[in-house]
Context: one part of a larger RNA
RNA sequence: CGUAAGAGUGCCGCCGGGCCCUCUCUCCAGUACGAGAGGACCGAGAGAGCCGAACCGCUGGUGUUCCUGUUGUCCUGCGAGGGCACGGCAGGGUAGCUACGUUCGUUAAGGAUAACCGCUGAAAGCAAAUAAGCGGGAAGCCUCCCCGCGGAUUAGUUCUCUAUGUUAGAGCCGUGGAAGAUUACCACGUUGAUAAGUCAGAUGUGCAAGCGCAGCAAUGCGCGCAGCUUACUGGCUCUAACCCUCGAAA
Numbered sequence: 001c002g003u004a005a006g007a008g009u010g011c012c013g014c015c016g017g018g019c020c021c022u023c024u025c026u027c028c029a030g031u032a033c034g035a036g037a038g039g040a041c042c043g044a045g046a047g048a049g050c051c052g053a054a055c056c057g058c059u060g061g062u063g064u065u066c067c068u069g070u071u072g073u074c075c076u077g078c079g080a081g082g083g084c085a086c087g088g089c090a091g092g093g094u095a096g097c098u099a100c101g102u103u104c105g106u107u108a109a110g111g112a113u114a115a116c117c118g119c120u121g122a123a124a125g126c127a128a129a130u131a132a133g134c135g136g137g138a139a140g141c142c143u144c145c146c147c148g149c150g151g152a153u154u155a156g157u158u159c160u161c162u163a164u165g166u167u168a169g170a171g172c173c174g175u176g177g178a179a180g181a182u183u184a185c186c187a188c189g190u191u192g193a194u195a196a197g198u199c200a201g202a203u204g205u206g207c208a209a210g211c212g213c214a215g216c217a218a219u220g221c222g223c224g225c226a227g228c229u230u231a232c233u234g235g236c237u238c239u240a241a242c243c244c245u246c247g248a249a250a
Stems, first nucleotide, its partner, number of pairs: 001151001005162004010157002015148004021049007033038001051105005059099004066092005071085005109143003116136004169246003173189005194240002197236005204228002210223005
C1' cells in the first nucleotide's frame, strides 16, 4: 500500500513444515520342522534405549538481592551493628531458570502402489496374471496426528459495532508483565489493585537484641519454634499511572 466504508471478533485451510527409530524379554511353544543338535513363521503381551515436547508437584542444581556460623583487620571505650579481604570463607535456602527429575509422544487405521503373488480371459477352439476387466501386496507415497498459514493478488468466511470534526475503534504517553535485544504481544491507567510501598500469611534460616540467672572466665540456660526473611500468596489507594492525537461510505 492492497484486500472498494471504517473497525473489533471467531473460524475454515490452498499451501508449507514436523513426526516416521531400534532392541530385549514372556506367551503361543520346546510346538511346526529336524535322526539329533537345534529351533521357528503367524499372532498376543510386557519392558528398555535413543530422539523429541511440555512442566517444576517430587528428587537435585543454581540461587553474589534471604538466614546463620566463623577468620584477619578497621570503624579508637566496650557491647551492639557494620566496611574490606574472590559473596573473605563456610553451612543451608524462597521465587525464577533448569536436569540428573516428572509426564507425554514416536500408536492404531484408511487409500493408491513397488518388487512380487493371483482371479477371470481372448487374439491363437489349447495355454498364458493382460490384450478388455478384477484382486492381494512395504518401515516407503497420500491421508490420519501435531504446528504455521488469507499478500491463498483466485486477496476467503462468521458474528457484532459505528453517520459529524466525531462514533466504533486505534495510537501516543504512563504503571508494568510468567512477553521481550529494539519492536511486537499481554495486563492496567483513579469508574483503578498495573508496579512500588505497607499489613497479614507462606517460605527459608535456626533460637535475635535486651534483661535475668549460673560460672573466676570462656560460655551456658531462661524470657522465646525466638529474631530476621529477596523474586511467592492475599488485602489496603499512602506513592506513580497526568494529558493528548488520529479516525469511515450518501

This is a predicted structure of a 250-nucleotide part of an RNA (large-subunit ribosomal RNA, domain VI) from Candidatus Hodgkinia cicadicola. Lineage of the source: Bacteria > Pseudomonadota > Alphaproteobacteria > Hyphomicrobiales > Candidatus Hodgkinia. Its mean pLDDT, the model's own confidence on a scale to 100, is 85.